[in-house]
RNA sequence: UAAUCACGUCGGGGGUGCCUUACGGCUGAGAUGGAAGAAAUUCCAAACCCUUUAACCUGAUACGGAUAAUGCCGUCGUAGGAAGUACUGAGAGAAGAGUA
Numbered sequence: 001u002a003a004u005c006a007c008g009u010c011g012g013g014g015g016u017g018c019c020u021u022a023c024g025g026c027u028g029a030g031a032u033g034g035a036a037g038a039a040a041u042u043c044c045a046a047a048c049c050c051u052u053u054a055a056c057c058u059g060a061u062a063c064g065g066a067u068a069a070u071g072c073c074g075u076c077g078u079a080g081g082a083a084g085u086a087c088u089g090a091g092a093g094a095a096g097a098g099u100a
Base pairs, nucleotide, nucleotide: 004092005091008087009086010084011051012050013049014048017026018025019024032045033044034043035042036041056081057080058079062075063074064073065072
C1' cells in the first nucleotide's frame, strides 16, 4: 500500500400468521396503520429483514413431532426460483513492492 470488511449514501427485493365474545395470548428481526372490494385479494405508508456469503417464494390443502392453535420445530434442502458484479470507505486490514 492492495484485495477485502465495518459504518454510511442512493437504488431495489420480501413477509405481515394462529387463537379469543372481548380484554388479550403464542412464536419471531418483523405478524402495524389505512384505502378499495361481496369475497379471495390488491394497492399505499411505517417499522423490520435482505440485496448473490441471498431475505423470501415454489413444492404444500406435503411428511414427522409438539401445541389451545398456527411453517411452532424439523425433514424436504448441496432442490428449483429470487433483488446492486452501485458509490464512499480519514475506521479495520495487511499479501506484494520499496526504503531505512